[in-house]
Molecule: Lysine riboswitch aptamer
Organism: Candidatus Atribacteria bacterium UBA6251
RNA sequence: AAGUGAGGUAGAGGUUGCGGGUAAUAAAGAGUAUUAAUGAUUUAACGAGCUAACAAAUUCAUUAAGAAAGGUAUUCCCGCCGAAGCUUGAAGAGGAUGGCUCUAAUCUUCCGGCUGGGCUUAUGGUAAAUAACCAUAAGACUGUCACCAGAAAUUCUACCCUGAUUUCUGGUGGAGCGCUAUCUCAUCU
Numbered sequence: 001a002a003g004u005g006a007g008g009u010a011g012a013g014g015u016u017g018c019g020g021g022u023a024a025u026a027a028a029g030a031g032u033a034u035u036a037a038u039g040a041u042u043u044a045a046c047g048a049g050c051u052a053a054c055a056a057a058u059u060c061a062u063u064a065a066g067a068a069a070g071g072u073a074u075u076c077c078c079g080c081c082g083a084a085g086c087u088u089g090a091a092g093a094g095g096a097u098g099g100c101u102c103u104a105a106u107c108u109u110c111c112g113g114c115u116g117g118g119c120u121u122a123u124g125g126u127a128a129a130u131a132a133c134c135a136u137a138a139g140a141c142u143g144u145c146a147c148c149a150g151a152a153a154u155u156c157u158a159c160c161c162u163g164a165u166u167u168c169u170g171g172u173g174g175a176g177c178g179c180u181a182u183c184u185c186a187u188c189u
Stems, first nucleotide, its partner, number of pairs: 003187009014081001017080005023075004034065007042057001047102005084115004089110005116142002119139008144174012
């Protein structure tokens, strides 16, 4: 000096990388929910149980008014590269209604597990939706490392061979607890 192990720091994958926003605009949601008037209808319905109610209740039609949320697109802003998503379990919140109790959906946190990444297609779920999102599978693409084969250049040498380094092409395979660079400590020779 090279190598090995542990820890730290900084980066790359993509011009459709990932996520967030009391931001602005737009589409859809929707002539829906709901309100009022008139008429008819039911005595029960609402996720489950119990219970009240003849009206200020349920359902339907006509007329007149008439939303919003979640989700989406663009722009802007913010945080980032297990970014993030999903999931068993545990803890907490939540809570369908005329009322009470229970529970589901949903949200937050923690231990653990799975997925390198985006795209397309199919199936299933959520959703108003042929949007979008999530899960699984398949397909090609892409980044990274290892191995194999080939080509070019460089290096030592008078030259050649061999070896080494770099770049490119093709193939096979692995996974982010990865990869690249660098620093510290330890260890080995």